[in-house]
Context: one part of a larger RNA
C1' cells in the first nucleotide's frame, strides 16, 4: 500500500499445517480347531514404554550474593564487629522463575469414497464366469473428523456497533476557492508485564494499584549484635526452638515517589 469513507471489536473458513506409534498381561477360554503336542478369532478390561503438548501442587535440578560457615590476606586506629579480593574464593542450604528426572493430558471412535481382495446377479459364450449393463463387502492408507494458522481467499468475504460543518466560482470536471471544523479512532510520551534481540503484543497513566518504597503475608537461613556465666585459653551456655537477626524475584495492602503538563495523526457523508 491494497481491500473504493474512516474506525473499534467480532466471526466465517478457500487453502495450508499438525496429530497419525506399537507392546505385555488378564478375562472370553485352556473355549472353537485339533489324535495330540498346542491352541485362536470376535469382543472386554488392565499396565506400561517411546513419541507430543502443556504445567511446577509434589520429587529433583539451577538460582553469580537470599541465609549461614570458612580460609588467606589488605583495609575500617585497636578489641569486638564489619568491608574488598582471592572463579560467587571456598564450602552447606535456598524463594520466585526457568526446567526434567516430576506432574497432567493425547493417539481413540465414528463417516464416506477406495486398493489388493471377498461376493451378488449376470450376459457376451442355453454352461461357466465379481463385470461386460447392474450392485455389495473390504486397509495402520485417502478424504472428513480433532487441534493450531488463516481474508494479501487481490476471488481482498461476513457480522455488530460507532464517527463525519457551511459558503463561494464557471470553465461543468474524479473541477477550483474561501471560512470552519479535526469526529469516532490511533499514534507520540510515560508507569510497566512469566510480552520480548529490536519492533510488535498486552495492560496501566491521578476518574489510578502500573512499578519502586513502606507494612502486612508467604517463604528461606538456622540463633543476630549485645550483655552475662565457666573456662588460662580455643570454645560453650544463658537471654533464644512458642524461632532469634537477616533476608530476591511471591501474595496481598497503602497515593510516600514516580506514571506532570501535554503534543501529532485522523475530516467534514465518500463511482
Nucleotide at each position: 500500500c491494497g481491500u473504493u469513507g474512516g474506525a473499534g471489536a467480532g466471526u466465517u473458513g478457500a487453502g495450508g499445517g499438525a496429530a497419525g506409534c506399537g507392546g505385555a498381561c488378564u478375562c472370553u477360554a485352556g473355549u472353537a480347531c485339533g489324535a495330540g503336542a498346542g491352541g485362536a478369532c470376535c469382543g472386554a478390561g488392565u499396565c506400561g514404554g517411546a513419541c507430543g503438548a502443556c504445567c511446577c501442587g509434589c520429587u529433583c535440578g539451577u538460582g553469580u550474593c537470599c541465609c549461614g560457615g570458612u580460609u588467606g590476606u589488605c583495609c575500617c586506629g585497636c578489641c569486638a564487629g564489619g568491608g574488598g579480593c582471592a572463579a560467587u574464593g571456598c564450602c552447606g542450604g535456598g524463594u520466585a522463575g526457568c526446567g526434567a528426572c516430576g506432574g497432567u493430558c493425547g493417539g481413540u471412535c465414528g463417516u464416506g469414497a477406495u486398493a489388493a481382495c471377498c461376493g451378488c446377479u449376470g450376459a457376451a459364450u442355453g454352461c461357466a464366469u465379481c463385470u461386460a449393463a447392474g450392485u455389495g463387502g473390504g486397509a495402520a492408507g485417502c478424504a472428513c473428523c480433532u487441534c493450531c494458522c488463516a481474508a494479501g481467499a487481490u476471488g481482498a468475504a461476513c457480522u455488530c456497533u460507532c464517527c463525519c460543518g457551511g459558503g463561494g466560482c464557471c470553465a461543468u470536471g474524479a473541477g477550483c476557492c474561501c471560512c470552519c471544523u479535526g469526529a469516532a479512532g490511533g499514534g507520540c510520551c510515560g508507569g510497566g508485564g512469566u510480552a520480548g534481540a529490536c519492533c510488535a503484543c498486552c495492560c496501566c497513566g491521578u476518574c489510578g494499584a502500573u512499578a519502586g518504597g513502606c507494612c502486612g503475608c508467604c517463604c528461606g537461613u538456622g540463633g543476630a549484635a549485645g550483655u552475662g556465666c565457666c573456662g588460662c585459653a580455643a570454645u560453650g551456655c544463658a537471654c533464644u526452638c512458642c524461632g532469634a537477626g537477616c533476608g530476591a524475584a511471591g501474595c496481598g495492602g497503602u497515593c510516600c515517589u514516580a506514571a506532570u503538563c501535554g503534543c501529532c495523526c485522523g475530516u467534514g457523508a465518500g463511482g
The part of an RNA shown here (large-subunit ribosomal RNA, domain VI) has 271 nucleotides and comes from a soil metagenome. Rfam family: Bacterial large subunit ribosomal RNA. Its family is annotated with ribosome and structural constituent of ribosome in the Gene Ontology. Its mean pLDDT, the model's own confidence on a scale to 100, is 88.